[in-house]
Record summary
The RNA shown here (small-subunit ribosomal RNA) has 1521 nucleotides and comes from an uncultured prokaryote. RNAcentral holds the sequence, with entries from ENA. Its mean pLDDT, the model's own confidence on a scale to 100, is 83.
RNA sequence: AGAGUUUGAUCCUGGCUCAGAAUGAACGCUGGCGGCGUGCUUAACACAUGCAAGUCGCGCGAGAAAGUCGGCUUCGGCUGGCGAGUAAAGCGGCGGACGGGUGCGUAACACGUGGGUAACCUGCCUGGGUGCGGGGGACAACUUGGGGAAACUCGAGCUAAUACCGCAUAAGCUCCGAGGACUACGGUCCGAGGAGGAAAGCUGGCCUCUUCUUGAAAGCUAGCGCUCCCAGAGGGACCCGCGCUCGAUUAGCUAGUUGGUGGGGUAACGGCUCACCAAGGCGACGAUCGAUAGCCGGCCUGAGAGGGUGAUCGGCCACACUGGGACUGAGACACGGCCCAGACUCCUACGGGAGGCAGCAGUGGGGAAUAUUGGACAAUGGGCGCAAGCCUGAUCCAGCAACGCCGCGUGGAGGACGAAGGCCCUCGGGUCGUAAACUCCUGUCAGUAGGGACGAAAAGGCGUCGAUGAAUAACCGGGGCUACUGACGGUACCAGCAGAAGAAGCACCGGCUAACUCCGUGCCAGCAGCCGCGGUAAUACGGAGGGGACAAGCGUUAUUCGGAAUUAUUGGGCGUAAAGGGUGCGCAGGCGGCAGAUUAAGUGAGAAGUGAAAGCCCACGGCUUAACCGUGGAAAUGCUUCUCAUACUGGUCAGCUUGAGUAUGGGAGAGGGAAGUGGAAUUUCCGGUGUAGCGGUGAAAUGCGUAGAGAUCGGAAGGAACACCAGUGGCGAAGGCGGCUUCCUGGACCAUGACUGACGCUGAGGCACGAAAGCGUGGGGAGCAAACAGGAUUAGAUACCCUGGUAGUCCACGCCCUAAACGAUGGAUACUUUGUUUUGCGGGUGUCGACCCCUGCGGAACAGGAGCUAACGCAUUAAGUAUCCCGCCUGGGGAGUACGGUCGCAAGGCUGAAACUCAAAGGAAUUGACGGGGGCCCGCACAAGCGGUGGAGCAUGUGGUUUAAUUCGAAGCAACGCGCAGAACCUUACCUGGGCUUGAACUGUGAGAGAUUUUACCAGAGAUGGUAUUUCUGGCCUUCGGGUCAGCUGUUACAUGCUGCAUGGCUGUCGUCAGCUCGUGUCGUGAGAUGUUGGGUUAAGUCCCGCAACGAGCGCAACCCCUACCCUUAGUUGCCAGCGGGUAAUGCCGGGAACUCUAGGGAGACUGCCCCGGAAAUCGGGGAGGAAGGUGGGGACGACGUCAAGUCCUCAUGGCCUUUAUGUCUAGGGCUACACACGUGCUACAAUGGGCGGUACAAAGGGCUGCGAAACCGCGAGGUAGAGCUAAUCCCAAAAAACCGUCCUCAGUUCGGAUUGCAGUCUGCAACUCGACUGCAUGAAGUUGGAAUCGCUAGUAAUCCCGGAUCAGCACGCCGGGGUGAAUACGUUCCCGGGCCUUGUACACACCGCCCGUCACAUCACGAAAGUCGGCUGUACCGGAAGCCGGUGGGCUAACCCGCAAGGGAGGCAACUGACCAUGGUAUGGUCGGCGAUUGGGGUGAAGUCGUAACAAGGUAACCA
Repeated sequence: AGAGUUUGAUCCUGGCUCAGAAUGAACGCUGGCGGCGUGCUUAACACAUGCAAGUCGCGCGAGAAAGUCGGCUUCGGCUGGCGAGUAAAGCGGCGGACGGGUGCGUAACACGUGGGUAACCUGCCUGGGUGCGGGGGACAACUUGGGGAAACUCGAGCUAAUACCGCAUAAGCUCCGAGGACUACGGUCCGAGGAGGAAAGCUGGCCUCUUCUUGAAAGCUAGCGCUCCCAGAGGGACCCGCGCUCGAUUAGCUAGUUGGUGGGGUAACGGCUCACCAAGGCGACGAUCGAUAGCCGGCCUGAGAGGGUGAUCGGCCACACUGGGACUGAGACACGGCCCAGACUCCUACGGGAGGCAGCAGUGGGGAAUAUUGGACAAUGGGCGCAAGCCUGAUCCAGCAACGCCGCGUGGAGGACGAAGGCCCUCGGGUCGUAAACUCCUGUCAGUAGGGACGAAAAGGCGUCGAUGAAUAACCGGGGCUACUGACGGUACCAGCAGAAGAAGCACCGGCUAACUCCGUGCCAGCAGCCGCGGUAAUACGGAGGGGACAAGCGUUAUUCGGAAUUAUUGGGCGUAAAGGGUGCGCAGGCGGCAGAUUAAGUGAGAAGUGAAAGCCCACGGCUUAACCGUGGAAAUGCUUCUCAUACUGGUCAGCUUGAGUAUGGGAGAGGGAAGUGGAAUUUCCGGUGUAGCGGUGAAAUGCGUAGAGAUCGGAAGGAACACCAGUGGCGAAGGCGGCUUCCUGGACCAUGACUGACGCUGAGGCACGAAAGCGUGGGGAGCAAACAGGAUUAGAUACCCUGGUAGUCCACGCCCUAAACGAUGGAUACUUUGUUUUGCGGGUGUCGACCCCUGCGGAACAGGAGCUAACGCAUUAAGUAUCCCGCCUGGGGAGUACGGUCGCAAGGCUGAAACUCAAAGGAAUUGACGGGGGCCCGCACAAGCGGUGGAGCAUGUGGUUUAAUUCGAAGCAACGCGCAGAACCUUACCUGGGCUUGAACUGUGAGAGAUUUUACCAGAGAUGGUAUUUCUGGCCUUCGGGUCAGCUGUUACAUGCUGCAUGGCUGUCGUCAGCUCGUGUCGUGAGAUGUUGGGUUAAGUCCCGCAACGAGCGCAACCCCUACCCUUAGUUGCCAGCGGGUAAUGCCGGGAACUCUAGGGAGACUGCCCCGGAAAUCGGGGAGGAAGGUGGGGACGACGUCAAGUCCUCAUGGCCUUUAUGUCUAGGGCUACACACGUGCUACAAUGGGCGGUACAAAGGGCUGCGAAACCGCGAGGUAGAGCUAAUCCCAAAAAACCGUCCUCAGUUCGGAUUGCAGUCUGCAACUCGACUGCAUGAAGUUGGAAUCGCUAGUAAUCCCGGAUCAGCACGCCGGGGUGAAUACGUUCCCGGGCCUUGUACACACCGCCCGUCACAUCACGAAAGUCGGCUGUACCGGAAGCCGGUGGGCUAACCCGCAAGGGAGGCAACUGACCAUGGUAUGGUCGGCGAUUGGGGUGAAGUCGUAACAAGGUAACCA
């Protein structure tokens, strides 16, 4: 510090996800040791049991027992001492308000921070000062009598005190206070005089004095106490400034409310409370209400700013079963106190009682989850006590838990035969791996057996010195001596012993992210944080081997921060990605020109106080180290106070003119409102002329018209809108505004620079305006026109088109308040290169003038620079550079929906969520592809022609059907006379039946035997089996003697089974179309572009020119083959001109090498030459020459790629599957079926013909299992025969059409030949299923073929024969060959295909694309809903426990007063009563939530249904209201 994920790729926006750190954690697997920490986050749920607060006899009275030692005894017991002034209980004092727990409540002066109290309190403690005199009456305990189950309680009686009560005395201690002084008018100070107002003793020591006299009392003295006052410290109380969560779908709240006066109350101020008076107080700077929450130091994270959090430790607050209340006290409204009410639990004799673990342990429950019913007061601290001491679940320790942090170990060195074994393998090897074994060494930790701490020195005792003092008391201080005290714990630690011994796991290995192979599985099982893996070769699932990471832990889950600049103060945005309010005016608020004075609030500087400790950071130190701990420092960004500074901001005062406004003078304008007025046109009505149609459309129809339409002329009515001018012209804030005239009226602009003097900008709320549609009332209504009707179109057509047509459109008044209300761009101000146009006003110069030129200000456009931008683009009218103010955004969907509120007559508007769901949704640009987009160009693509197909019959292939089987494949072009260059058996893969099971065939090796084989017979359909016979057979070599190999057996199988979507190879196709790319450079953030586009040209990316490109490659062309002319070489089997010979005739012969021909080598053609066109150049047109002219004709040759195109059945091949069968052998059958449909062909329909006769001219091929001549036989197919030929020699072989002659004469024929019958031929083992051919006979359909469709541009089409492959035989197919030999092309509008450029795109699996909505089904969450149930809460009323306060107090009453007494009084108590008030009740609201028949839309789901809305001009441009 970043990374993955939207796309074919790119940049951006934007969300989701990951890597880090952390935790009071939990879960899974695993687990050696130690140190230091931490441990109910949930039910403030309920709690058994034990313990957690007592202590003081030096305050007081009273006072046991067990036991033991004695005495006495009637042996039953009695009694005394010790135990013991002890235990227990009581009165009294202090403590119990601390310590410990928890976080319910609380949004608050609760907390934090800083202040205030002149408005306060304070036990114990400290300092200073005073006093402690003298009396009185009770009540517990106890005794006794009752009640009760118990808890407990009642009556009577006795008694003490540091308990209680009077009296005395005392101080500005408290109160009243004449009078006076000062004052900031708040108050402060002095104060004569008067009134009130306290106490308690106990213990020790001493004996000089007094009294009794062992010694005590008084006294003295000391200590501990007591009273009052002042002060301090520490603690508490109250008040204030500032800070402190979310919601406005909570906007108004408030009657003790706000203030005053006066009472009361409190420690104290105060509506704290009460009476009266006034009517205030709070709130958009967020009151009230609702939700949530203890706050802080800190902790986690982060670079920081921040964000999250508030366990452990520390400070504060609140609470103690729930609610209320007070008492006591210095302190409480009190966790282990009291009273009442409620719920719950327990005891009970049913009458009544008891209880409160949110103390420490522990239990149940809840929960994913959190420990021992431990030890000790040794230390630290607390309470009481003079002290010893007692108490202390505070605390210190131990136990449990890897819960966290830290440390250590599980060994170290050597060791290659690179062992065995595992895994992988290309079978060579590699790897685990120096790892192990083995050798040498060490001995941490654990183990064992020894030693053994620090923490504990005080208080105390003894004695001494000093100070003080009357003092040898006491107290205080300094030495000395000394006793006792350890829970932890025989622990830490130290040394001894032994032996590598006892000690490694966990998750991961597709990318992010370090780490790879095999097997299994086969969209299954499963994985997954995101992207995504898995459908037979999974580095992604499961296992294994190996590897990388961490390590006594490792992973997972949850949560927080980070990354996230993804809420942006630091530090984001708003033209198109989410986002500028529809527009203006304007209150509050925010911000604000120039210069001066003053102030010092902001601001800056210095100082002081505070910012607790702990923590963080730094330094040093202590535990062996570290964690941990100690000491010191720093820091603590904050708050408060004082002083200083005065630039800037603010306040105040007085100015200025440039911002703003006013004034005067001008011109421009569809700015607004009202009234009037004009012509053209449409429609309707009336009249004339006039006759059959009009109208409408792609084409029609509905409609109108003989009752006279339409057309035309004249007249009239009425409404609405204003042609031309008219313009990237004008005006307005926006919406918007368009004939002309008048009236009323707003704003802007220019000029002048006279006036005011900052009066300004923006603007939450608020107010006003606001297209169209719509609503209300009343008018109006020509045209147009939702709805509606009809006609068309269509599969349908609730549409598009047509004919009609109502609201509406228009006017007046009132609503509505929304638009893609757009420049998708808020307003204001300033600044920042240019050019052009236009509009308004002004200035200057020139001109007769229109006007032109220069220039200032204001407006409107275009191009473009810097700059900005993701890009597109913006660019002085900014989207640039800055400032100020407002509005808005934070992933997509759900949704601008629901609920609530508010506005509206309604429609609806404004405000505006969540659950759930997805990993994207988007912007701009790029390359393609596509378009019922555009432009240019080409092709037998169309057109122009010629001939066909589609109709018939037949052949052949396919589909379908059938069948036991009709084997399989091929499927638009690019399957269908295709694989098949040839299915009777074979082929053959299919079917039926019969056989075989290591095999029918292939290959290799070794061994053995002498057989094998032939022939014949039998059974059988055959395979095969059996019997007999023979004694080798075949190939090769041979010296003919023989040699060698094969044949037999065992072993190794195989398959036309599957996957062409695992593949190789081969092929088709676009397409012989002209394209497809690269290097370097340049441009662009980038994908990419450029080059390859443009202007020409070509068959061509062919070439030329231009150009940020320059070059190059694969394609094109050429090079190759055939063919056309010529030359040369050669001359047999071919040829024969000349010469000779010969024949009926023939190169037949001699010969020749001229010609033809054959087959080798050359030549030739290149726009080379001329003219014209053209900017030029390629090039084009014409011409000459030439056999051939502009690639001469034809062929081979097929770029990058596309179609998961075809083929596993040619072959090869991965994987899978079968093994007495999916293999193999065999006979027969089938592939040849036949209602039918299609493709490709053949033959025809005839006279350009057919029959018959005669007769001429090819090329290219084939031939030894062959071609097969002559001759003879047969009507013929053919047969017999066998010459010749291994071929320029012989044969197939006749070429046919053509030509000549003749017949037929337009007809189902002398056309046509199907079909069928009979008879044959040939091949073959065999022609039944199922061959070809021949002869005779038969003589079907068919008279030129609907829609539609195919081929062909010249030696082509058409037509005519010939040959070949395959092949025993079988050809209308296929592949070749030659003969005869046309027509037409104006042209590129259209159809099809293709190329280039451009445009749009929501497509990229690329239009056979994408995609929308209803319906149906399943499922999920949500809304509504008659209602119903509950929580919280408001208001009104009822009722009112305990208790405080007030009143009464007739009943009761020790202390004080009066009184001789009786009695009375003061005071008090009970009781009653009034106010307040908890739980509770009644009524009625608010709000939140649960459930809810039914219902509504929404989301998500597999290939469901219906259509085709959108994306291209998406086939009616789309979209907004």